[in-house]
RNA sequence: UCAUUGUAAAGGCAUACCUGUUGUAAGACAGGGACGCAAAGCCUCCGGUCCCCCUGGUUGACAGGGGAUAGCGGGGUUGCCACC
Repeated sequence: UCAUUGUAAAGGCAUACCUGUUGUAAGACAGGGACGCAAAGCCUCCGGUCCCCCUGGUUGACAGGGGAUAGCGGGGUUGCCACC
């Protein structure tokens, strides 16, 4: 230095819920608040789940399209410390 790993130390993030704003919605943002997290830092390429302002379909199912979720997984990428 790298890999593996996560005892210790220094820290970090922020579930549910509440308030405000925003969106058709799922949801997002800000403040409060902590269930938890060794990447719960970042990225929608793949799968899953959720939504519908749109299209096809007589209706529905369904299909397409668009959006959301990175704290649902996979993958990519960056990163603090250190016992073995």
A computed fold for an 84-nucleotide RNA from a Gammaproteobacteria bacterium, annotated as c-di-GMP-I riboswitch aptamer. Lineage of the source: Bacteria > Pseudomonadati > Pseudomonadota > Gammaproteobacteria.